[in-house]
RNA sequence: AUAAGAUAAAGCCAAACUAUCUGUGAAGAUAGGACGGAAAGUUAUUGGGUCUCAACUUUUGAGAUAGCCAGACCACCUCA
Numbered sequence: 001a002u003a004a005g006a007u008a009a010a011g012c013c014a015a016a017c018u019a020u021c022u023g024u025g026a027a028g029a030u031a032g033g034a035c036g037g038a039a040a041g042u043u044a045u046u047g048g049g050u051c052u053c054a055a056c057u058u059u060u061g062a063g064a065u066a067g068c069c070a071g072a073c074c075a076c077c078u079c080a
Stems, first nucleotide, its partner, number of pairs: 004078002012037002017032006035067001041073003046070003049065006
């Protein structure tokens, strides 16, 4: 340095749900809350999947989701 991830250590994130706000909507933000996570960090100008809206059988356009899967980039610690 790369790989790997332990009944290690220090930390980190935060599902469902609730309240408020935004949005036609999927959903997002803030606060509470922890199901879980070794990338649950970033990327939707990487490829799929799923979802929403508008058109209307031309199968198109605009959005959402990375805590759906696979890539890419960055990254704490170090037992074997």

The RNA shown here (c-di-GMP-I riboswitch aptamer) has 80 nucleotides and comes from a Campylobacteraceae bacterium.
The coordinates come from a structure-prediction model, not an experiment, and the mean pLDDT is 87.